[in-house]
Order: sequence, then structure tokens, then C1' cells
RNA sequence: GCGGUACUAGCUCAACGGGAGAGCUGCUGCCUUCCAAGCAGUAGGUCGGGGUUCGAUUCCCCGGUACCGCU
Repeated sequence: GCGGUACUAGCUCAACGGGAGAGCUGCUGCCUUCCAAGCAGUAGGUCGGGGUUCGAUUCCCCGGUACCGCU
């Protein structure tokens, strides 16, 4: 220098172009003499910018970060 992959919640991961979800963690309540466990509820996110589209986590372009490969 070139190519590829990945980037979504505090963490690990889902999501045929059409309501952004799960598990764990956190918080609140219930239960318990107390704690843990259990039960119920709740909070929280699409790497940044632009484009296509009626509509973008998803498709395209530019940039960023990490990893891998080639030279």
C1' cells in the first nucleotide's frame, strides 16, 4: 500500500427493508427475622457522516476502531 471480517443495552449475542429482542448484570417491589435463591416489574443501545427508499440495524459511499490475510 491492497483485500477481507466485525462494530446493536454495562457484558455475551439475535434481528426475511416494515413493531430493536434474549440471557446475564443493574434498579424497584414481593417473599424471608436477615442474606441468598425465587417471583413480578422497570431502566438502558444500532461506531460517525452522507446517499437510495414511502420506509434502513439491514442496501450503497466516505471516515473511525479492532482483528486476519497479501505485498
This is a predicted structure of a 71-nucleotide RNA (transfer RNA) from Micromonospora pallida. Its Rfam family is "tRNA". It is annotated as a transfer RNA. The prediction has a mean pLDDT of 83. RNAcentral holds the sequence, with entries from ENA.